This is a predicted structure of a 62-nucleotide RNA (Fluoride riboswitch aptamer (crcB RNA motif)) from Mesorhizobium hawassense. The sequence was found by an Rfam model in a public genome assembly. Its Rfam family is "Fluoride riboswitch aptamer (crcB RNA motif)". For this family Rfam cites "Fluoride ion encapsulation by Mg2+ ions and phosphates in a fluoride riboswitch" (Ren et al., Nature, 2012). Taxonomically the source falls in Mesorhizobium (Bacteria, Pseudomonadati, Pseudomonadota, Alphaproteobacteria).
[in-house]
RNA sequence: UUGUUGGUAGGGGAUGGAGUCCCCCAAAACCGCCCAAUGGGGCUAAUGACUCCUGCCGAGUG
Numbered sequence: 001u002u003g004u005u006g007g008u009a010g011g012g013g014a015u016g017g018a019g020u021c022c023c024c025c026a027a028a029a030c031c032g033c034c035c036a037a038u039g040g041g042g043c044u045a046a047u048g049a050c051u052c053c054u055g056c057c058g059a060g061u062g
Stems, first nucleotide, its partner, number of pairs: 010025004016053006032043004
């Protein structure tokens, strides 16, 4: 200097994407609520927090 092989670029915060901040975790963090507890039924929310976009719900106007 060249070629080949392997490893490395963190993950998470109940449903999507992005930015900022905060918190948590190293095989853990995390995995919503109510009734029932055999089967099953019902409810809120796109955020951990803020902002924007998308989606959803309601109302009004053209």